[in-house]
């Protein structure tokens, strides 16, 4: 340089047009224990990488750019 995938919660990652964006794991609060752990209920936490398009309606499809992974030269 050319390809090809990723980018969503403090962290790993699902969700690919249609009501309020979801999981576990962390996080705070209660139970439970003589206390700790573990375990159960509750609960907090989001510019969906930016910017523009397209549509009634976008995380999601299009175009452009950022970063980051790997293949190839």
């Nucleotide at each position: 340089g050319g390809g090809a995938g990723a980018u969503u919660a403090g962290c790993u990652c699902a969700g690919c047009g249609g009501u309020u964006a979801g999981a576990g794991c962390a996080g705070a609060g209660c139970g439970c224990u003589c206390a700790u752990a573990a375990c159960g209920c509750u609960u907090u936490g989001g510019u969906c990488c930016a910017g523009a398009g397209u549509u009634c309606g976008a995380a999601u499809c299009u175009c452009u750019g950022a970063u980051c992974u790997c293949c190839c030269a």
Transfer RNA from Tritonibacter mobilis, 73 nucleotides, folded computationally. The sequence was found in a public genome assembly. Its mean pLDDT, the model's own confidence on a scale to 100, is 83. Rfam family: tRNA.